Predicted 3D model of a 73-nucleotide RNA (c-di-GMP-I riboswitch aptamer) from a rhizosphere metagenome. Its mean pLDDT, the model's own confidence on a scale to 100, is 87.
[in-house]
RNA sequence: AAAUGGCAAACCCGUCGCAAGGCGGGGACGCAAAGCCAGGGGCCUUCGUAGGGAAGGCAGCCCAGCUGCCGAA
Numbered sequence: 001a002a003a004u005g006g007c008a009a010a011c012c013c014g015u016c017g018c019a020a021g022g023c024g025g026g027g028a029c030g031c032a033a034a035g036c037c038a039g040g041g042g043c044c045u046u047c048g049u050a051g052g053g054a055a056g057g058c059a060g061c062c063c064a065g066c067u068g069c070c071g072a073a
Base pairs, nucleotide, nucleotide: 006031007030011026012025013024014023015022016021029060035066036065039063040062041061042058043057044056045055046054047053
């Protein structure tokens, strides 16, 4: 490169949540790990004595870790 396929952004509907955001359905912007994972950063939300504190979220922000399809290589 090719081939079998896979996932699913924004947005809409329903639902849970104070919120960030999650889940289900529709829908595709994109993705060779856009599979898993909250260990390290970063970002977002809530509380607060507004602090160097507390609780929560984001894996499609980056790094790390685990696993994985195809095969000109």